Molecule: RNase P RNA; transfer RNA
Organism: Thermoleophilia bacterium
RNA sequence: GCAGGCCGGGUGACCGCGGGCGUGCUGCUUCGGCGGCACGCGCGAGGAAAGUCCGGACACCGUAGGGCAGGACGCUGGGGAAACCCCAGACGGCGAAAGCCGAUGGACAGUGGCACAGAAAGGAGACCGCCGGAGCAGUGGCUGGUGACAGCUUCGGCUCCGGUAAGGGUGAAACGGUGGGGUAAGAGCCCACCAGCGCCGUGGUGACACGGCGGCUAGCCAAACCCCGUCCGGUGCAAGGCGAAGCAGGUUCCGUUGACGCAGCCCGCCGAGGAACCGGGUACGCCGCUCGAGCCGUCAGGUAACUGCCGGCCAAGAAAGAUGGUCACCCACGACAGGAUCCGGCUUACAGGCCUGCUAAU
RNA sequence: UGCGGGAUCGUCUAAUGGUAGGACGCCGGAUUCUGGUUCCGGAAGUUGGGGUUCGAGUCCCUGUCCCGCAG
Numbered sequence: 001g002c003a004g005g006c007c008g009g010g011u012g013a014c015c016g017c018g019g020g021c022g023u024g025c026u027g028c029u030u031c032g033g034c035g036g037c038a039c040g041c042g043c044g045a046g047g048a049a050a051g052u053c054c055g056g057a058c059a060c061c062g063u064a065g066g067g068c069a070g071g072a073c074g075c076u077g078g079g080g081a082a083a084c085c086c087c088a089g090a091c092g093g094c095g096a097a098a099g100c101c102g103a104u105g106g107a108c109a110g111u112g113g114c115a116c117a118g119a120a121a122g123g124a125g126a127c128c129g130c131c132g133g134a135g136c137a138g139u140g141g142c143u144g145g146u147g148a149c150a151g152c153u154u155c156g157g158c159u160c161c162g163g164u165a166a167g168g169g170u171g172a173a174a175c176g177g178u179g180g181g182g183u184a185a186g187a188g189c190c191c192a193c194c195a196g197c198g199c200c201g202u203g204g205u206g207a208c209a210c211g212g213c214g215g216c217u218a219g220c221c222a223a224a225c226c227c228c229g230u231c232c233g234g235u236g237c238a239a240g241g242c243g244a245a246g247c248a249g250g251u252u253c254c255g256u257u258g259a260c261g262c263a264g265c266c267c268g269c270c271g272a273g274g275a276a277c278c279g280g281g282u283a284c285g286c287c288g289c290u291c292g293a294g295c296c297g298u299c300a301g302g303u304a305a306c307u308g309c310c311g312g313c314c315a316a317g318a319a320a321g322a323u324g325g326u327c328a329c330c331c332a333c334g335a336c337a338g339g340a341u342c343c344g345g346c347u348u349a350c351a352g353g354c355c356u357g358c359u360a361a362u
Numbered sequence: 363u364g365c366g367g368g369a370u371c372g373u374c375u376a377a378u379g380g381u382a383g384g385a386c387g388c389c390g391g392a393u394u395c396u397g398g399u400u401c402c403g404g405a406a407g408u409u410g411g412g413g414u415u416c417g418a419g420u421c422c423c424u425g426u427c428c429c430g431c432a433g
Base pairs, nucleotide, nucleotide: 001358002357003356004355005354006353007352009330010329011328012327013326014325015324017044018043020041021040022039023038024037025036026035027034028033046336050347051346053345054344055343056342057341058236059235060234061233065267066266067265068264070232071231072230073229074228075089076088077087078086079085090104091102092101093100094099105227106226110225111224112221113220114219127168128167129164130163131162132161133160134159135158136157138155140153141152142151143150144149176194177193178192179191180190181189197214198213199212200211201210202209203208240287241286242285243284249278250277251276252275253274254273261269294313295312296311297310299308300307301306331334363432364431365430366429367428368427369426372386373385374384375383380416388404389403390402391401392400409425410424411423412422413421
């Protein structure tokens, strides 16, 4: 330095608080039960109880049906009830290494975008430059002529017609890269190596890797629309059920030509009430509620996640909402933070301490 | 407890993935004897962190804060 695991003040005494069980005393009773008090025993927040970001169990919504729309996910293999989950591997990136990170299908199905700059931003493009040809006006030289001048030729300039993507310059990105040959100048035009694509062979369950051959070129963006594949009905314990108490209705609208029936549309199904507003009453008790994909340990299988057998254990369940206070001792002087239907994950916060393995330097 | 929505200068608001713009307010100057009005100029912002992309206020993930609904 990297990775993984564990702990999260401890012990004792006293006084409190919330449930449970037992014993004793006692009140009411419709004889089924419903309470009250005292004592004793035993239990009483977390690794994240948090955020509510995913996935379920469970409950209700007519059956939980079909299509469209919509949403989520996306390398391969395995695990798991499932998952924006876990394990192992592949590929890519970072690091000297141990290792870490990755929403990582498809851009020859289609559509769209690529600002500014730049000549050109996708089957693009000639601004400068390079090369060839024609024309024009020059210039130097040579030859001929007494001369005006004529012919041949050198050099650069201007205009036009072509060729060229090597070079310059712009950009995040310029239609493969480097080197050589070739050419009027150039160019995968040709060759070698590299990168990419396709086919074949070998290895691997597979993602893929390695090797050979081929024609030489195909930009980037799908956390843009979209395509392909897999999955998804909705609402959340304020779900929902039972009991008790209390109250007062009114107005408008929709509906047997099918309303309403838990998000959007259509089909199918069902079949009589429904919606909005104003007004009135109540806001009490019980269930759901905690034994569950549960926790701990040995052994076995598996690289691992995980699974199986056996044995042991029961560990909060409140409803304004319980964990606190005092004292003594010890130390590392105590962080982040507290249940609210339950469970599996992820993410975020966290004083300090312990253990194991690995890497590098000395 | 569960569910849903939002955050851009001090305030109110715009912005196809391509230089974050406007109004009011604030500051400085001009005009005026002074103040106001008016004119000119200026400062000031995308809720924090990370990712995708050449490029993020916008797309994605994760925190913070605020608001609303449900007996």